[in-house]
Background: This is a predicted structure of a 168-nucleotide RNA (Lysine riboswitch aptamer) from a mouse gut metagenome. The RNAcentral record of the sequence draws on MGnify. Its mean pLDDT, the model's own confidence on a scale to 100, is 79.

RNA sequence: UGAUAGAGGUUGCGCGGUUCAUGAGUAAUUUAUCGGAUGUGGCAGGCACAGGGGAUGGUAACUGAAAGGGGAACGCGCCGAAAGGCUUCUUUUCCAGCGGGAGGGGUCUUGGGCAUAUGAUGAAGAAUUAUAUGACUGUCAUCUUAUACUUAGAUGGGGCGCUAUCAG
Repeated sequence: UGAUAGAGGUUGCGCGGUUCAUGAGUAAUUUAUCGGAUGUGGCAGGCACAGGGGAUGGUAACUGAAAGGGGAACGCGCCGAAAGGCUUCUUUUCCAGCGGGAGGGGUCUUGGGCAUAUGAUGAAGAAUUAUAUGACUGUCAUCUUAUACUUAGAUGGGGCGCUAUCAG
């Protein structure tokens, strides 16, 4: 230098379906009533649809969801696992512009989980994510250290790292 194989945690990371709670007695349908001209398709434009055979909206009653996200165990793939920023391509959303969803390419950042604060998404005191702070943890380097050959402490670095084996 190259190749191969591993470790960090039992709260390491991601995916899948099953199940449970939340969402929510919410949205929505129907009925009755008040009222009297607008309303819907993410945003503005266009276009389309509904509407005096009663729109938006309010009240009452019956019926009454779902999605995303989350917990649990199980299965699968793994240790840049994966996540995010920027950019680009494909696709989808009535048209096209912006935006949103799904997937791929390039590039940059991040060792890992947790807690707190703020912002974004979200129904949410859940969760995810970005930034900052904090201790913890794993690893390496230096120094010190014992009951010992890696136990403990201090300082510092970061995964393009660390350990083991093989080859040059």